[in-house]
Context: one part of a larger RNA
RNA sequence: CUGGGCGUAAAGCGUGCGUAGGCGGCUUAAUAAGUCGGAUGUGAAAGCCCUGGGCUUAACCUGGGAAUUGCAUUCGAUACUGUUUAGCUAGAGUACAGUAGAGGAAAGUGGAAUUCCACGUGUAGCGGUGAAAUGCGUAGAUAUGUGGAGGAACACCAGUGGCGAAGGCGGCUUUCUGGACUGAUACUGACGCUGAGGUACGAAAGCGUGGGGAGCAAACAGGAUUAGAUACCCUGGUAGUCCACGCCCUAAACGAUGAGAACUAGAUGUCGGGGGAAUUAUAUCCCUUUGUAUCGUAGCUAACGCGCUAAGUUCUCCGCCUGGGGAGUACGGUCGCAAGAUUAAAACUC
Numbered sequence: 001c002u003g004g005g006c007g008u009a010a011a012g013c014g015u016g017c018g019u020a021g022g023c024g025g026c027u028u029a030a031u032a033a034g035u036c037g038g039a040u041g042u043g044a045a046a047g048c049c050c051u052g053g054g055c056u057u058a059a060c061c062u063g064g065g066a067a068u069u070g071c072a073u074u075c076g077a078u079a080c081u082g083u084u085u086a087g088c089u090a091g092a093g094u095a096c097a098g099u100a101g102a103g104g105a106a107a108g109u110g111g112a113a114u115u116c117c118a119c120g121u122g123u124a125g126c127g128g129u130g131a132a133a134u135g136c137g138u139a140g141a142u143a144u145g146u147g148g149a150g151g152a153a154c155a156c157c158a159g160u161g162g163c164g165a166a167g168g169c170g171g172c173u174u175u176c177u178g179g180a181c182u183g184a185u186a187c188u189g190a191c192g193c194u195g196a197g198g199u200a201c202g203a204a205a206g207c208g209u210g211g212g213g214a215g216c217a218a219a220c221a222g223g224a225u226u227a228g229a230u231a232c233c234c235u236g237g238u239a240g241u242c243c244a245c246g247c248c249c250u251a252a253a254c255g256a257u258g259a260g261a262a263c264u265a266g267a268u269g270u271c272g273g274g275g276g277a278a279u280u281a282u283a284u285c286c287c288u289u290u291g292u293a294u295c296g297u298a299g300c301u302a303a304c305g306c307g308c309u310a311a312g313u314u315c316u317c318c319g320c321c322u323g324g325g326g327a328g329u330a331c332g333g334u335c336g337c338a339a340g341a342u343u344a345a346a347a348c349u350c
Base pairs, nucleotide, nucleotide: 004321005320006319007304008303012318014201015200016199017198021194022193023192025088026087027086029084030083031082033081034080035077036076037075038074039073040072041071042070049065050064051063052062053061054060091191092188093187094186095185096183097182098181099180103177104176105175106174107173108172109171110154115149116148117147118146119145120144121143125136126135162169163168206247207246208245209244210243211242215241216240220236221235222234223233258317259316260315261314262313263312266295267294268293269292270291272289273288274287275286276285277284299306300305323350324349325348332343333342334341335340
C1' cells in the first nucleotide's frame, strides 16, 4: 500500500455557497492517450530456480536453460475510460398558470397584563413561607375606581401542524424579498454530483460605542434553614435581557445519524397540491404527489433498535477515528479590543 470503521463503544466539520480536484446520462463517427496482444532491442556477470559435468561424496567449482513480471521502438485490437465530432431527452434548468407557509428585512399599528405616577373611595394591615423573618404600611399601604407614562412579550387560534441550509422563526397591516410544491405544455440540451483551500451565515452568554430600562435577574445585600449554608426558600437588587451599529464564532449547534443518486413488502395518521367516483351541496370514498409522524416485512445490528425520511442493497465525492490519563492542554502559528477561539504535540504513567 491493501485491509477495518464513524446513531449509543474512538470517529459526520454547526450549516450553506463555491474554486481546484475527483466522479459523471443515451446514441453516432473519428482518434488510439489509458487498456489489451505480437515482434525486435535492452534488462551486465555472479546469485536464486531447473538440468548436465568435475573434485571418492557433500559443501564447493563449472556448462546450458529458465527467469529477470521492467523500459524503449514498432506493428496491430477498439469493448471500456479519455479526447475530438455530430446528435438525443430520461438528469439538471428556464418559461407559463396556480397553491400553502411563525422563511427573511424595514416601517407602521393593536389589545390584555406587570410596574410606576396623579386623583377619588376606604382603614389596618399587606406581603411572604413548610413555618417565619427581613421588606412595605397611619407621612394612609394592600384592596378598589378613573386618568396618564413607559418598556417588554404577544393568551386563545396552536397541532409528534407549517416554513427555513442550519442557527432559528408566532399579535395585526403595508412595502421589498428568498425558497418550496402542484399542473399541463413549450424550450435549453448533460449545462450535473461532491467539494481540499476559500467565503457567507451562525442560539445563548460575552465585548465596544450610543440609546433604552416595565418585568425578570448573574454579582451583591439582608432574612430564614442548617452543625456550618459563600446554596436550595424569602425580601430587595446591579450588569444583562431590549434597540442601532461593530465584534465574538462557541453549544447535548442532536436525528448524538455528511451530501447526492439508484434499487428493495405493506399498514395507519396528518400538512400542502392534483385527478376521479358518488352526491343538489357539504360530509365521504379511491388514485397520485411533496413533506411530516407511528407501526412493521426482508435485510442489517454487539444489543438497543433501524426499517422507501434505512442504521437494508450498491455507486460517487468530502470530513473524521486508531487504548485510558496527560490534553483539546503546552509551545509555535493564525484570528480577536478582551474573554478567548482555531490548529495541535511530547515527556511521564496505567
Small-subunit ribosomal RNA, central domain from an uncultured Gammaproteobacteria bacterium, 350 nucleotides, folded computationally.
Rfam family: Bacterial small subunit ribosomal RNA.
The RNAcentral record of the full RNA draws on Greengenes.